[in-house]
Context: one part of a larger RNA
RNA sequence: GAACGAACGCUGGCGGCAGGCCUAACACAUGCAAGUCGAACGAGAAGCCACCUUCGGGUGGUGGACAGUGGCGGACGGGUGAGUAACGCGUGGGAAUUUGCCUUGGAGUUCGGGACAACCACUGGAAACGGUGGCUAAUACCGGAUACGCCCUACGGGGGAAAGAUUUAUCGCUCUAAGAGAAGCCCGCGUCUGAUUAGCUUGUUGGUGAGGUAAAAGCUCACCAAGGCGACGAUCAGUAGCUGGUCUGAGAGGAUGAUCAGCCACACUGGGACUGAGACACGGCCCAGACUCCUACGGGAGGCAGCAGUGGGGAAUAUUGGACAAUGGGGGCAACCCUGAUCCAGCCAUGCCGCGUGAGUGAAGAAGGCCUUAGGGUUGUAAAACUCUUUCAUCGGUGAAGAUGAUGACGGUAGCCGAAGAAGAAGCACCGGCUAACUCCGUGCCAGCAGCCGCGGUAAUACGGAGGGUGCUAGCGUUGUUC
Numbered sequence: 001g002a003a004c005g006a007a008c009g010c011u012g013g014c015g016g017c018a019g020g021c022c023u024a025a026c027a028c029a030u031g032c033a034a035g036u037c038g039a040a041c042g043a044g045a046a047g048c049c050a051c052c053u054u055c056g057g058g059u060g061g062u063g064g065a066c067a068g069u070g071g072c073g074g075a076c077g078g079g080u081g082a083g084u085a086a087c088g089c090g091u092g093g094g095a096a097u098u099u100g101c102c103u104u105g106g107a108g109u110u111c112g113g114g115a116c117a118a119c120c121a122c123u124g125g126a127a128a129c130g131g132u133g134g135c136u137a138a139u140a141c142c143g144g145a146u147a148c149g150c151c152c153u154a155c156g157g158g159g160g161a162a163a164g165a166u167u168u169a170u171c172g173c174u175c176u177a178a179g180a181g182a183a184g185c186c187c188g189c190g191u192c193u194g195a196u197u198a199g200c201u202u203g204u205u206g207g208u209g210a211g212g213u214a215a216a217a218g219c220u221c222a223c224c225a226a227g228g229c230g231a232c233g234a235u236c237a238g239u240a241g242c243u244g245g246u247c248u249g250a251g252a253g254g255a256u257g258a259u260c261a262g263c264c265a266c267a268c269u270g271g272g273a274c275u276g277a278g279a280c281a282c283g284g285c286c287c288a289g290a291c292u293c294c295u296a297c298g299g300g301a302g303g304c305a306g307c308a309g310u311g312g313g314g315a316a317u318a319u320u321g322g323a324c325a326a327u328g329g330g331g332g333c334a335a336c337c338c339u340g341a342u343c344c345a346g347c348c349a350u351g352c353c354g355c356g357u358g359a360g361u362g363a364a365g366a367a368g369g370c371c372u373u374a375g376g377g378u379u380g381u382a383a384a385a386c387u388c389u390u391u392c393a394u395c396g397g398u399g400a401a402g403a404u405g406a407u408g409a410c411g412g413u414a415g416c417c418g419a420a421g422a423a424g425a426a427g428c429a430c431c432g433g434c435u436a437a438c439u440c441c442g443u444g445c446c447a448g449c450a451g452c453c454g455c456g457g458u459a460a461u462a463c464g465g466a467g468g469g470u471g472c473u474a475g476c477g478u479u480g481u482u483c
Base pairs, nucleotide, nucleotide: 001483002482003481004480006479007478008477009476010475013355014354015353016352017351018350019348020347021313026311027310028309030308031307032306035072036071037070040069041068047062048061049060050059051058052057079266080265081264088191089190090189091188092187093186094185097183098182099181102179103178104177105176106175107174108173109172110144111143112142113141119134120133121132122131123130124129150159151158152157164171165170166169192238193237194236199229200228201227204226205225206224207223208222209221210220211219241263242262243261244260245256246255247254248253268289269288270287271286272285291302292301293300294299319345321344322343323342327341328339329338330337331336358388359387360386361385368379369378370377371376392424394419395418396417397416398415402410427472428471429470430469431468432453433452434451438467439466440465441464442463448455449454
């Protein structure tokens, strides 16, 4: 000098764009953050209509709520950086794989069956939640048939599928081949510090066989061999998410990894699997633990590192806001529903950028202040005064684009037109040298200053105040960190 997710002190007019728990991966009240489909299925409350009625109601139709079976989604999106020195990441390759939805091609969509929820009855429990019996539908479940291509094969053969719905035009379903996108696996190279860590390793290293996986493999197991790694730093310890990037620098390099984007890991702590195309699953399940809450003491419930918000910690970091209008996502044929993703608004000079706080004329060089050699000098064209202008702010009117047909949260916002009046808008640090800027008074090694050198003990340009000056300016200084 530059930079910052900054903080602190003094000060503070407006706008645009961005950013905003770096600390306790500490604990969390409350609300919301993942649903949707009646064009898969049964059942069907309220309301309305009609009929009957013993006036209590009943039956039928319409209607479609709440729940249930079933499908798809909840593996995305959003958060955090604890762990991890690792094929985790970056880069370049590889072969032994899987893939719902989507695209393209081929073939099919046939005949049957038995249940279980909901519901009804009885019943247990304080609750959470159940138990027993009975009825029932399906795109739920099961069996048979068929099989171009598919799978296994000892090449003789063997095995395996489907689901229908409706508004009649479609949406689906099954098998199979390929594609796209996605994912899993392996390898070369690169990836912090310490030798005051020198030896480490027994599924360890390799082989055979078996198991296992979607898939290669000690991935696992049995047997066999005794290997494998290491001063080119193994092992151990410490620290750390990695990268594109960011900051600095002429560069080389050094430092760094907020925001945005890619990858990884995690979801109260530890472990486990289930379902599924995909998870060993943030707002799913089970077990154990710590913590919190409810309890009738028998037993139960919970997980903000989602968005807000609370307590705590801290020098320090925001609203318990609006809308699905746009973009995107899930479901649905669609209408539409959901979406704290997102788009917006609110708060904060936290940063960057822009603008304003007036302009011209104006010497009697006014008054006042300060200094003075008492003549004057300076503040200073500064003010006053006169003549103007109206950016921004204020008030009134009008009023978008963003939206291809409809639909605008933002928002009566931006912009435009008009009105009034210099009116509402300047501070902070410094002035001994480095380093731009000097005098007076007070103080008297005191009080104090200080980045370094150093100032202060009676004339202090260095302390405190004043006048004046210098620098930057809605900021200015200080502190911290990096180059």